A computed fold for a 115-nucleotide RNA from a soil metagenome, annotated as SAM riboswitch aptamer (S box leader). The coordinates come from a structure-prediction model, not an experiment, and the mean pLDDT is 79. The sequence is in RNAcentral, with records from MGnify.
RNA sequence: UCGAGAGGGGUGGAGGGACAUGGCCCUGUGAAACCCCGGCAACCACUCGCGCCGACCAGCAGAUCGGCAGGGAAAGGUGCCAAUUCCAUCGGACUCGAAGCCGUGGUCCGGGAGA
Numbered sequence: 001u002c003g004a005g006a007g008g009g010g011u012g013g014a015g016g017g018a019c020a021u022g023g024c025c026c027u028g029u030g031a032a033a034c035c036c037c038g039g040c041a042a043c044c045a046c047u048c049g050c051g052c053c054g055a056c057c058a059g060c061a062g063a064u065c066g067g068c069a070g071g072g073a074a075a076g077g078u079g080c081c082a083a084u085u086c087c088a089u090c091g092g093a094c095u096c097g098a099a100g101c102c103g104u105g106g107u108c109c110g111g112g113a114g115a
Base pairs, nucleotide, nucleotide: 001115002114007037008036009035010034011033015026016025017024020089021088022087023086038081039080040079043077044076046072047071048070051068052067053066054065055064085113090110091109092108093107094106095105096103097102
């Protein structure tokens, strides 16, 4: 940072959406996995860096060097290519319901977990 983006083919043959529970979905019009090709993004690396910071200086400025904001590109590495990270789970605020204490309700905020 996670409401954006990006899929075809082959092999395969029943699962898959991280784990658990619940929900909701995808899937024999072919799941997972593997392979090929393609694509998305821009994390790393690359590049610009006229702005900012630091070093060098007794000090100031310039040059130089290092770093940062910001920009570029997509040849390399990584990640990704149904649904918000598919949704909820813990806490809170507001709201709704003859409802102060209740709730499979709704909206939002934060946390946890994961990537």